[in-house]
Formats: sequence, structure tokens, C1' cells
RNA sequence: CUCGAGAAAUGCCAAACCCGUCGUGAGGCGGGGGCGGAAAGCCAACGGGUCUCAGCCCCUGCGCUGAGACGGCUGGGUUACCUCC
Repeated sequence: CUCGAGAAAUGCCAAACCCGUCGUGAGGCGGGGGCGGAAAGCCAACGGGUCUCAGCCCCUGCGCUGAGACGGCUGGGUUACCUCC
């Protein structure tokens, strides 16, 4: 230096919920709050999945198409702290 692993330590992030705010909505942002996380940092201009909205259709099928949301759903890409090993 690189790879693997995750016992310890320094720290880091922040679920549900509440308040405020933006959005038709999924959901985003800020504050509180901590369920959890070894990438729960980033990427949706690589793929799957779930969800939302609009339109359409053979119209009570969650069928088709388009546009969105989710990275704490997942495969993957990429960057990174420490060391009983």
C1' cells in the first nucleotide's frame, strides 16, 4: 500500500413517531427523537423490486404506456475511518 474480517476505541449516520415546511402524491427538507446500521456515505445517466400520478384500454384486470418517488428493498458501481487480526 492492497484485500478480507469486524473484537476494541475515536467518532459517524438516524427508523418509527411528533412539529414546521415543499409537493396532486409516493416522498423531500429542517428541528426533536433513536429503531437500527461497518458504508444506513454517494450514484435512480446500469439492472431488478416496491410505491405515486396522469392517460389509455378488451373497463372492477391493479392490464398497458409515460412521467416521478424510494440508496434504511436489492444486485451493482464508486469513495472512505480504525486495527484484536
Predicted 3D model of an 85-nucleotide RNA (c-di-GMP-I riboswitch aptamer) from a Gammaproteobacteria bacterium. The organism belongs to Gammaproteobacteria, within Bacteria. The prediction has a mean pLDDT of 85.